[in-house]
Overview:
A computed fold for a 266-nucleotide part of an RNA from Caldalkalibacillus thermarum TA2.A1, annotated as large-subunit ribosomal RNA, domain VI.
Context: one part of a larger RNA
RNA sequence: CGCAGGAAAUCUGAGAGGAGCUGUCCCUAGUACGAGAGGACUGGGAUGGACACACCGCUGGUGUACCAGUUGUUCCGCCAGGAGCACAGCUGGGUAGCUAUGUGUGGACGGGAUAAGCGCUGAAAGCAUCUAAGCGCGAAGCCCACCUCAAGAUGAGAUUUCCCAUCGCGCAAAGCGAGUAAGACCCCUCGAAGAUGACGAGGUAGAUAGGUCUGGAGUGGAAGCGCAGCAAUGCGUGGAGCGACCAGAUCCUAAUCGGUCGAGGG
Numbered sequence: 001c002g003c004a005g006g007a008a009a010u011c012u013g014a015g016a017g018g019a020g021c022u023g024u025c026c027c028u029a030g031u032a033c034g035a036g037a038g039g040a041c042u043g044g045g046a047u048g049g050a051c052a053c054a055c056c057g058c059u060g061g062u063g064u065a066c067c068a069g070u071u072g073u074u075c076c077g078c079c080a081g082g083a084g085c086a087c088a089g090c091u092g093g094g095u096a097g098c099u100a101u102g103u104g105u106g107g108a109c110g111g112g113a114u115a116a117g118c119g120c121u122g123a124a125a126g127c128a129u130c131u132a133a134g135c136g137c138g139a140a141g142c143c144c145a146c147c148u149c150a151a152g153a154u155g156a157g158a159u160u161u162c163c164c165a166u167c168g169c170g171c172a173a174a175g176c177g178a179g180u181a182a183g184a185c186c187c188c189u190c191g192a193a194g195a196u197g198a199c200g201a202g203g204u205a206g207a208u209a210g211g212u213c214u215g216g217a218g219u220g221g222a223a224g225c226g227c228a229g230c231a232a233u234g235c236g237u238g239g240a241g242c243g244a245c246c247a248g249a250u251c252c253u254a255a256u257c258g259g260u261c262g263a264g265g266g
Stems, first nucleotide, its partner, number of pairs: 001152001005163007015149004021049007033038001051106005059100004066093005071086006110144003117137004164265001166178004183261004187203005208254003211250006218242002224237005
């Protein structure tokens, strides 16, 4: 820009893409078959491999503004307690998120038309013949079925709901312009969305983010004081203190105030 008014939702599915794999074991059954050795078709069940998709409850990884321990040094006057630097100083753990080696799921079932092939009926050709007319069965393959996209499918589809018939210039219509409606955008607070756009949640009639509070993950027993010990240190107060993260609550802070676009139906 189009889809013959302007919008907001929800669909249909022409069409396109993805997937499509397979082993072993058990039962049927040591049956059919076979002198024996051996050993099925069929039907049912179990468990794997590779591959794919999803997820983080479990097992782990990472986790540079989380917690603890610790070395050297500088500083906070000293002690105690801390801070900076030394690869994040080093070390032990670790939330969320992201993850695999972790977990879950998938290939199916079924239907239709067929290939090779196997048949029924059956002439030409009194017989025979699956074929000439006609009718069946028959593949991991084809078309559906499963998953995803999809009306720019210009062949532009459908349903539901909302907005209405304003003003000016044109004699009128067409047309041009203006302010609006429903609605949308800009702007702002943000996000398990994201390079930017986009998408989604919100903008005071508000829990969108931050802060605060409460609780929980995590760390692992804070500081101060007391007690024991000559001391290093230990014990008690006390599952303590801290707490990036998670959940909930709360208008304390910031989403203020505003601006723009947008129909009149050939």